[in-house]
Context: one part of a larger RNA
RNA sequence: CCUGCUGGUGAAUGGCUCGGCUCGAGGCGCCGACGAAGGGCGUGCCAAGCUGCGAUAAGCCCGGGGUAGGCGCAUGGAGCCAUUGAUCCCGGGGUUCCCGAAUGGGAAUCCUACCGCGCGAGCGGUACUCUGGUAUUAAGCCAGAGUGGGAACGGGGGGAAGUGAAGCAUCUCAGUACCCCCAGGAAAAGAAACCAAAAUGGGAUGCCGGGAGUAAGGGCGACUGAAACCGGCAGAGGGCAAACCGAACCCUUUGGCGAUAAGUCAAAGGGAAUGUGGAGUUGCAGGGCCUGGGUCCUCCCUUCUUUUGUUACCCGAAGUCCGCUGGAAUGCGGUACCGUAGAGGGUGAAAGUCCCGUAGGGUAAAACAAGAGGGGGAGAUGCCAGGUUCCCUGAGUACCACUGCCUGAUUUGGCAGUGGGAAGCUGGGUGGCAUUACCAUCCAACUCUAAAUACGCCCCGAGUCCGAUAGCGAACUAGUAUGGUGACAGAAAGCUGAAAAGUUCCCCGAAAGGGGGGUGAAAAGAGCCUGAAACCAGCAGGGGAUAGUCAGCCAUGGCCCGAAAGGCGCUCCUUCGAAGGAAACCCUUGUGGGAGUACUAGAAGGAGCAUCAGGGUCAUGGCGUCCGUGUGGAAAAACGGGCCAGGGAGUGUACGCGGGUGGCGAGGCUAAGGGGCUCAGCCCUGAAGCCGGAGCGAAAGCAACAGGUCCGCAGCUAGUUCUACUAGCGAGGGACGGGGUAUGAAAGUGCCCGGAGUCACUCGCGUACAACCGGAAGCCCCACGAUCUAGGCCCGGGUAGGGUGAAGCCGUGCUAACGCACGGUGGAGGCCCGUUACCGGUGGUAUGAUGCCAGAUCCUCGGGUGACCCGGGUCUAGGGGUGAUAAGCCAAACGUGUGGGGACAUAGCCGGUUCCCCCCGAAACAUCCCGCAGGAUGGCCUGGCCGGAGGAUCCCGUAGCGGUAGAGUUACUGACUGGACAGCCAAGGGGAGAAAUCCCCAGCUGCCCUGUCAAACUCCGAAUGCUACGGGUCCGAAGAAGGCUGGAGUUGGGGUGCUGAGGAAAGCUCGGCAUCCGAAAGGGGAACAACCCAGCCCGGGGUUAAGGUCCCUAAGUGCUGGCUAAGUGCUGAAGGGGUAUGCCCCCUUAGACAGCGGGGCGGUUGGCCUAGAAGUAGCCACCCGCUAAAGAGUGUGUAACAACUCACCCGCCGAGGGGGUAUGUCCUGAAAAUGGAAGGGACUAAGCCAGCCACCGAUACCCCGGACCUGCUUGCUCAGCAAUCAGGUAGUAGGGGGGCGUCCCGCGUGGGCAGAAGUCGGGGCGUAAGCUCCGAUGGACCACGUGGGAAUGCAGAUCCUGGCGAUAGUAACAGCUUAGUCGGGUGAGAAUCCCGACCGCCUCAGGGGCCAGGGUUUGCCGGCAAUGUUCGUCAGCCGGCAGUUAGUCGGGGCCUAACCCAGCCCUUAAUCGGAGCUGGGGAUGGGAAAGGGGUUAAUAUUCCCCUACCACCGGGGUACGUGCGGCAACGCAAGCCUCACUGGUGACGCCUGGGGGUAGGCCGACGCAAGCUAACCCUAUAAGCCCUCAGAGUCUCGUAAUGAGGAGAAGAGGGUGAAACGGGGAUGGGCCCCUCGUAUGAGGGGUUCGGCUGAUCCCUCGGGCCCGUGAAAAGCCAGUGAGGAAGGAUCCCCGGUGCCCGUACCGAGAACCGACACAGGUGCCCUGGCUGAGAAGGCUAAGGCGGU
Repeated sequence: CCUGCUGGUGAAUGGCUCGGCUCGAGGCGCCGACGAAGGGCGUGCCAAGCUGCGAUAAGCCCGGGGUAGGCGCAUGGAGCCAUUGAUCCCGGGGUUCCCGAAUGGGAAUCCUACCGCGCGAGCGGUACUCUGGUAUUAAGCCAGAGUGGGAACGGGGGGAAGUGAAGCAUCUCAGUACCCCCAGGAAAAGAAACCAAAAUGGGAUGCCGGGAGUAAGGGCGACUGAAACCGGCAGAGGGCAAACCGAACCCUUUGGCGAUAAGUCAAAGGGAAUGUGGAGUUGCAGGGCCUGGGUCCUCCCUUCUUUUGUUACCCGAAGUCCGCUGGAAUGCGGUACCGUAGAGGGUGAAAGUCCCGUAGGGUAAAACAAGAGGGGGAGAUGCCAGGUUCCCUGAGUACCACUGCCUGAUUUGGCAGUGGGAAGCUGGGUGGCAUUACCAUCCAACUCUAAAUACGCCCCGAGUCCGAUAGCGAACUAGUAUGGUGACAGAAAGCUGAAAAGUUCCCCGAAAGGGGGGUGAAAAGAGCCUGAAACCAGCAGGGGAUAGUCAGCCAUGGCCCGAAAGGCGCUCCUUCGAAGGAAACCCUUGUGGGAGUACUAGAAGGAGCAUCAGGGUCAUGGCGUCCGUGUGGAAAAACGGGCCAGGGAGUGUACGCGGGUGGCGAGGCUAAGGGGCUCAGCCCUGAAGCCGGAGCGAAAGCAACAGGUCCGCAGCUAGUUCUACUAGCGAGGGACGGGGUAUGAAAGUGCCCGGAGUCACUCGCGUACAACCGGAAGCCCCACGAUCUAGGCCCGGGUAGGGUGAAGCCGUGCUAACGCACGGUGGAGGCCCGUUACCGGUGGUAUGAUGCCAGAUCCUCGGGUGACCCGGGUCUAGGGGUGAUAAGCCAAACGUGUGGGGACAUAGCCGGUUCCCCCCGAAACAUCCCGCAGGAUGGCCUGGCCGGAGGAUCCCGUAGCGGUAGAGUUACUGACUGGACAGCCAAGGGGAGAAAUCCCCAGCUGCCCUGUCAAACUCCGAAUGCUACGGGUCCGAAGAAGGCUGGAGUUGGGGUGCUGAGGAAAGCUCGGCAUCCGAAAGGGGAACAACCCAGCCCGGGGUUAAGGUCCCUAAGUGCUGGCUAAGUGCUGAAGGGGUAUGCCCCCUUAGACAGCGGGGCGGUUGGCCUAGAAGUAGCCACCCGCUAAAGAGUGUGUAACAACUCACCCGCCGAGGGGGUAUGUCCUGAAAAUGGAAGGGACUAAGCCAGCCACCGAUACCCCGGACCUGCUUGCUCAGCAAUCAGGUAGUAGGGGGGCGUCCCGCGUGGGCAGAAGUCGGGGCGUAAGCUCCGAUGGACCACGUGGGAAUGCAGAUCCUGGCGAUAGUAACAGCUUAGUCGGGUGAGAAUCCCGACCGCCUCAGGGGCCAGGGUUUGCCGGCAAUGUUCGUCAGCCGGCAGUUAGUCGGGGCCUAACCCAGCCCUUAAUCGGAGCUGGGGAUGGGAAAGGGGUUAAUAUUCCCCUACCACCGGGGUACGUGCGGCAACGCAAGCCUCACUGGUGACGCCUGGGGGUAGGCCGACGCAAGCUAACCCUAUAAGCCCUCAGAGUCUCGUAAUGAGGAGAAGAGGGUGAAACGGGGAUGGGCCCCUCGUAUGAGGGGUUCGGCUGAUCCCUCGGGCCCGUGAAAAGCCAGUGAGGAAGGAUCCCCGGUGCCCGUACCGAGAACCGACACAGGUGCCCUGGCUGAGAAGGCUAAGGCGGU
C1' cells in the first nucleotide's frame, strides 16, 4: 500500500405511519355593541411548554347517554373522587379579568374621570354617525340601527408591467396582477321599446353541450373573437307611477282578547290633500270611463299533534377445540361452526367465529331544521262581453352631431364629455350603412323575484396520490427556534420493547464512565428497529527501503484462502439396478431349490477426501496520458468534478398532421344531460351537432365517366419443347379519350371527376399554454423604512489656558478748522497659538489585510466663539425625499432603497439531461431573412408504403459541344522601349530681332522601323471536360429507377494531394476536384486527428502490407558494385583547385604547364590637363621603330621622377598541362532564450546510391469454431421456430427495432417466525441491462406470471440537502494598552479561585455620580456536561432560594413647544390626503415640599432614629370686621366664593467686565490620633432701585471701562433689597483615642484656632453687539367690575389625610449598539497634591486594578 475481518462514526436502505395531498360536492355555510374574530395576562398540591378554562378559572349547575374506573398531553411524589353512578360523551344554562369595532377621556393590553343608586363592597350609565320621536334658535333628551371580522366565491369603482409581435409605437399580455368600496350563504341577472325571418315563427334570467376557433375585428401582423339558433339543467312570475274615486288609509304606545303567535278591539298620540287608501299595470294595445253578465279563492301564524333528519348512543351470528413450533399463535396439521356479517382495524407472528367493528336493525329528556295534520287569523270579485266624443300609459328622456373608452362590431350595446333635442296612440322603438314605402315585431325612460350556477374556512366519505431530503413550510412545543428597525423571511427535528420488565446488588473511579451480575425471545440500554457508503481504528493475509507514475488491463509465476453455493475425480454408505448371471449349501436327485439371489456397467441420495475453477496479494513482462463537456482538433497549461449517500431534468390538457391496431362502412360517432344497477365503475339511452358523401368560381352562379380505348404487375387459366417459355384474362397501376367549372373571341390553360370514410385506443411530431431542467441584469404594482445618514423645526447641553489688541473713551502734542499723531484705557473678531474637552480625517499610499475592527491602531495633521460641536423630541419616502453638488446620502452594496407580489417574466446565450442490445447513418453546403452564435426551404440521413425493369458510367469506339493552359500581337482592342519622318504647337525653356515674327528644345498627333506585353485582347489553340449512341464491365424480380409519406440532425469544419484566386508572406484567407479526419479502432511513422498500410462481431491458428532485420526491439553484424570522411547521415541561398565520374575545347618531345636564371628596349616625360602628371590622378589617342621579345603599359611605389614587378621573349628541366560544361557527394554560409537530443546507445557502415536473396511485421488476407442481423427456399406443432444457402455486423448528430430493472393497481400462482424485506461477504448464469444460489446479519413481510398505470433508472449541472475527509494537531489563542512573585488556604485535581506580603499600573481615569439601553446579569447556597479562545475548586455559566419599601427623588393624576391624532368641513371614483375651527395627545422645557445619621448577604433622601417642610381637610385662637405708623419711599394690619377684565410675575440671546461670597487647597499653632457635621428656623447688609432734605458751571461727582447731573449733581438721612457669614438645629450624630469586656457591648476623653490662596460654582450690578432681538402655557400675585353666601382669615396652635408607576444590578477594554466576554461607538455631572499659564505633559493621594 491493497484486501478481508472486528469495531467506531454516520445515517442511507427496508419495513412502519396519530400527518399531508387530492377528489366527491354528500352535509353545511355567516359571526359581531347581548361586545365578535384575534390576542394579552392569569388559572393546577408541586406546573416551564401545549391543551382546557376565566378571579365560580384542566372548571360550576340541570337534563340525557353511559359504566367501573377516574384526577388532559404526562407513565412521578403526595393526596383525593367514584355503584348515593364519578371520569367521559351529547343538549341546555351560569361564570367569562384586560386589550381588541373598542365605544366616558387617554394610552406600547395600562392610567384616569364624571353622573346616578347603594351604609358599604359595589352596580349601572356617559363613543361617533344615521334614522325616527320630543323639543325647537341651538344644545339637549328618548328610541332604533350601523361600525369590526370572515378561506375562496360575487357585484361595483380604479387599473399596470415583464412578455408576444423574433426590433417597436397601434396591437398583445389583460380588463389579468394589484388597490379601493360593498353584499350574501350564495351573489349577480331576470319577466322584452327581446329575437327573428316570410314561418302553423319563438317567448324572463342564469348555467352546461353545440354553433365555432365560425362571422367579425386586426401595423388585416402577432393575435383577438361573438351572436342568432339547436340540445339540455332549472323553471315563476309579480308590484308601482298615471288616468278615476278622494281619507274610505297607515304607524307608534298602552290596555283587553289570543298562546309571550298571526291577529283583533279600544284609547291616546302621530303620519297623510306636496295624496293615506281603493282601483289599475298593457301593444292582437291596455286601462280609465259607460253598459251588461258570471263566479271563485289566496295568503299569514304554530301553543298543540305527528313524521323525517341532525346533535350522544344501543343490539348485533359463529372455536379462543386438539396437537406441533415458538417468548407469544392469528402460523402448520387435525376437526367444527356462522354468514343479509369473508369491509377494515386491533390483539405478543398471518384471526369470518378473541376485541372494536361490519351486514342488518333500534334509539332522544333537551335543542335545531324541514314537512304534514289540526287549530287560529287576514284579504279579495280580480273574470267575460260590448261601447267609447273623451282621459291616461315613466323627459333634458328617446334621438342627433363630434371626440374618447370598453366591446368581434361607429352596421352592436354601454359609458363619459361638449352641443342640440322630440312625439303623446292618427303615438313610439327595433328588424346589421343611410334613406323612403310596405311588412314583421315590441312598448324605453319605475321596481321586486326562488331554482338550475360559483366557492370551500368547516363536517363526512373516498383514493392504480406521498411515505419522513417525500407529502402542507409544519406527522414532533411550527408560522415555533432563529434573522431583520420594520414590512417580512423562516428551519431542523418521526420509530426501545409484547410488556419498563428502563439494569437491585458487587468491584474500580472525585465524577463521568467501566467491569461483573441481573431483566428480556433478543440489549433492542435511552436521538435506543434495520444500521449501507464516505471516513477512522485495531487485527489478519500478501507485499514493502535496489526505486517510478490516469493508478489499470492482459499473460505467466510465488504465497495465502478455498465451510456452503460451481466442475471433474476418488473412497465409503444407503436405495435401486440393464444385458449377463453364479456358488456354498439343502432336498423329495430334478431342466429341483438356493435364484434371476449374490455379483454387475450404471443411476439417485448422502458422507468424506483431493483437485480444478474461484478469491486475496505480490512479482516479472507487454500494452496503456482521467471522466464529462465543448471543439476542425483535448491528457491538456480550455471549462466542471474533494469523497459518499439521498434528491435531481421531454410532463399534462386542448386542437392539428401522420402511422399502427380494432369497430362499423356510403356512411361513421355521439356531447351536455337522463335512466338502471353490484354506484368515482359499468350498461342502456340521448343526432343537438361534427366529419365524409362534388367540384369550380372573387361572386352571381353553374355543376362531373359507376367505365370508351390501349398497355400491363401480382395472380389466374390454357398450352408446350415443363428449374422455363408462350398465349389469354388481368384487381391494383399506367397512358389516352371523355366530362364539370373558371377564364378566354378562340386556341388553350388552371383546378376537379371512374365512390372510402369515420369513431375509439395507442405511438411519433407540431401549436398554445411555465412546456426538458437550472441561470440573469431588469420592468411594473402594493406596502415597510429618516434607531444609520441628509436637511428643517422645538427644547436643552458644551467649549483648559495663553496671545493679538478693532471701535469707543481719556490724556498729551499739533492744527484756523476738519482732524491727525503719540501714550493709555478698552476688549472687538466666521482673529491667532493650543493632542483642554470636543469635532475632523492631511500625509505615512506605515501596521493591520481568514484583522482587535465588513474601515481599526500608531505617528503626523486641520478646526477648536463659530456657516462650531453634541443630546432628546419631531417632520420630509422611492422617479420620491434631502443635498454649501460628490449623482453624495436615505439602516454595513443607491445613476432610483427595502419587502412581498405580477412570476416558473424573458434569455436566438451558458451549463446539465439518468438502463442495455441490435439495424442504418449524416452535415458543416445552396437560396432567402435587420441575416452572420439564429431561423425557413432545398440538399445530405432514417422508417414505412407504392412501384415493377431498368440502373451505374470504369474502359473502348463513333459523332458532336467549347475558347481555358499555351501561344500570338500589320488579326482586333489596349498598353509599352528606342529611333526615323510628317504634321500640330495659345500657354513651358533657350536663342535672334525694335517689333511683327522666326529658329531650337520640350510637348501633342499620325505613320514607319525596332523591342515588349494583356483577367476584363484573340488570327490561333490543346490536355482535361461535357453530351448522345454502340460495345465491354458491374448492380438489379432476394425488387433497381422513380414516386408518396412520418421523423430527424446539419447551416462554426479541418488536413493532405493536384489545380486556381488574393497576398510580401504565414501552421494565412477564399475556391474547384479527390480523399481522409470529423464520426475510424488496428500496424508503421520515437512520441503525433487527418502521412503510409489497413476499414475492428467473438475465440483460436496461419500468411502478408506499410515499415523494418547491431543492442534497446520481433527479424540479415546478408550478398554484389559504387559514393561519403562531414558522425554528413535532420531542411536551406550565393560561395568552394573538397572529392568522384562523364563530355567538349586548347597547349604539348618542333619540349607544353609549374619552378629557377636572363631579357623586358627606342621615338617618348605621346597629346591634353595640371603647380607637377614622366607607362601607372584624370581626358583623348593607343602609333612607329629596334627586336628572340617587350603594352604610349598588369601591379607596387614617388610631390613629380626614381626603384621593384607583370604581360611578352630566351635558357635550364623533360611529359603531360590548361580551360569549359554536366552529374554524384561533401564543406562554409547556419543565431534563442533552465541542460543535449525531430528516439537513445552506438555506428565509418549499423550512413548514402544501385541491384539481389531471405526473414520479421496488423483486428488486412486465409483456415477452424461460435454469436447476431437481413433475405430466398424448405420443413414444422406457423404473430413463430428449425435447417440449408447468400449477404452482412467501425461509428458522432440522428432515425428505426427489441429488451432489462424500479413503484403502484386488477387477476392468477406461491413463499414466510422451522425466519420476509433490507444489509454484508461469497458462488453460478446471461452479449448486455440484469438474474439466481449459499452463508451471516435482520425480525415481518415478500415474490413470480399476466394485463394495466407511472413524480420510473444519475457521475457530472461552480446542481440541492446531509454526512465525512484532506488541509492539520497546522494558523490562531491581546503583538496597542499594567507585571507579576512568594507564602498560606480550599480541593480528587491549582500559574489561573480565596487570604497575606512585596512589586507594578490608572489620576479630567481605568476613580466617583446619573440618563438611554439591557432585563435579574443583583445577593446567598450548591455545582462544573456545556459556555469562558488555556486552566478552573472560579464566574455575567448551571440548579435552588432570596432581594427593589417614598406626601418631599423621577414620572402620572398639572401646563404647554415643534409636532401628532380625532370630529366637523373640503377634496378623491374610492382609499389616501388637506388649511382652518374645536377637542385631545405630546418633554428634552415650566411647575408645592427632606435633611443628617444608622441599618441588610442583597434596598434606602424609600426602612429605623433624630430633626424638618409642602398641599389639602378639620378643630381652636387671634388680627380684622371703623385701618394704623411715617412728610415720603414704605412698613404693619387687612374676610370667603364665582365670573369677567386689566396689570405684573412665570419669562428666557451672545460676548465681556466689576463687586460680594462659597466649595476646595496650602501653611502655622495645638494634639497620640481624629480634627467632620445637613435641611430647616432666626438674624444682615451690598449692588441696584426708590423717598426726603439739599440745589451745582472757574463745573462737580464717579467707574475696571463706558459715564452722570435744574427732567436735579455733590452731600446728608431713610426705605426696599441677594448669595453668604453668624446663632439655633447639635448635651444629637459621625469619627478618633484610652480603659474594661468580648457573641452583642459598656464607660471615659477629644473633635480647637489663626493666616494665606481661591474657582469654570453661587449672588449681584454694569458695558458692548445684532440687516440675528434671543418659546409658550399652566401656576402665582395684585387691582377693577358684576354676582353670591356667610362673620372670620393669607397670622398663631393642634389634629388628620397624602393614591398609582419606577426604585435590584451593569452603565462598559465582559451586563448597551457592533453576530463574540470584539483594542471600535455611546449623552450629562464631580475632579485632591507637586511642577506649571493650564482640564497640557510628568509624578503622586483617595479610590480602583494586574486585564483570563